[in-house]
Context: one part of a larger RNA
RNA sequence: UUGGGCGUAAAGCGCGCGCAGGCGGCCGCUCAAGCGGGACCUCUAACCCCGGGGCUCAACCCCGGGCCGGGUCCCGAACUGGGCGGCUCGAGUGCGGUAGGGGAGAGCGGAAUUCCAAGUGUAGCGGUGAAAUGCGCAGAUAUUUGGAAGAACACCGAUGGCGAAGGCAGCUCUCUGGGCCGUCACUGACGCUGAGGCGCGAAAGCCGGGGGAGCGAACAGGAUUAGAUACCCUGGUAGUCCCGGCCGUAAACGAUGGGCGCUAGGUGUGGGGAAACAUUUUCUCCGUGCCGCAGCCAACGCAUUAAGCGCCCCGCCUGGGGAGUACGGCGGCAACGCUAAAACUC
Numbered sequence: 001u002u003g004g005g006c007g008u009a010a011a012g013c014g015c016g017c018g019c020a021g022g023c024g025g026c027c028g029c030u031c032a033a034g035c036g037g038g039a040c041c042u043c044u045a046a047c048c049c050c051g052g053g054g055c056u057c058a059a060c061c062c063c064g065g066g067c068c069g070g071g072u073c074c075c076g077a078a079c080u081g082g083g084c085g086g087c088u089c090g091a092g093u094g095c096g097g098u099a100g101g102g103g104a105g106a107g108c109g110g111a112a113u114u115c116c117a118a119g120u121g122u123a124g125c126g127g128u129g130a131a132a133u134g135c136g137c138a139g140a141u142a143u144u145u146g147g148a149a150g151a152a153c154a155c156c157g158a159u160g161g162c163g164a165a166g167g168c169a170g171c172u173c174u175c176u177g178g179g180c181c182g183u184c185a186c187u188g189a190c191g192c193u194g195a196g197g198c199g200c201g202a203a204a205g206c207c208g209g210g211g212g213a214g215c216g217a218a219c220a221g222g223a224u225u226a227g228a229u230a231c232c233c234u235g236g237u238a239g240u241c242c243c244g245g246c247c248g249u250a251a252a253c254g255a256u257g258g259g260c261g262c263u264a265g266g267u268g269u270g271g272g273g274a275a276a277c278a279u280u281u282u283c284u285c286c287g288u289g290c291c292g293c294a295g296c297c298a299a300c301g302c303a304u305u306a307a308g309c310g311c312c313c314c315g316c317c318u319g320g321g322g323a324g325u326a327c328g329g330c331g332g333c334a335a336c337g338c339u340a341a342a343a344c345u346c
Stems, first nucleotide, its partner, number of pairs: 004317003007300002012314001014200004021193003025087007033080002035076008048066007090190001091187003094183005102176007109153001113149008124135002161168002205246006214240002219235004257313006265291012295302002319346003328339004
């Protein structure tokens, strides 16, 4: 390689957009490249196969044919493909509705915390398993009033919603993306996937500028302990926040790539529609859970949201360690990322 695989054994790229490529709905006509049949022409030795021959046989050797191909012409038209025409069920558009923490910017609000000022007030507060460090008679803690600042938004809140993923939650306004349902009006296969490529991408980290309440790596002290470079306590710097620019990783997880079709049901819940008809019930489409049949699975489990049955496209796996490392290349300010071995060893 073939074959077999990828929820948990090795294996789904973190997610999207998309060039090339691969694949592609129904009907008619046509071409005949692929495809099938026939005729003729032609062709490498050896090997291999068939037939024949020569060494007494065989191995071996020789001859003929085949095999392997190439070409021309004729025929066929189901399928693939090319061309032309048509269609509407795939896809999309319009129209009418609708839910939503989807995204961006601006503004506003209350609770809490800390700090500042002032009043009341006095001997402690704080913290723990118990303590101590710490704070407090220069008046703390507590309490009241006023002020300042930054960050996060209790209840609602969900087993709920939205988003491609990362992720998204106080309220209002502006700008803006997508979805779902209904209608069947329009386009008429315009589709699916997607190597490269491009973009997005939690947290931490980096660069420049701002901000800094609380929390809090590092650090300091107090405890604990045999020790305690920890767990606990008192402090506390980066950081956490904002603007601009990088980084590009993750248990980026459903550890499950995307699309389409098919294959029992039951029961919750979010959004829309329809019919009865205003009590509610039934049906239907989309989403999100649980249970469960067939089937699948090594088992666990999955089961119309498949891990079932099929087709298309991409990615990936091939014993453990060495190693996601070295070297090289590319990217990055750096940290480091991506690509990615071997010796050796079990």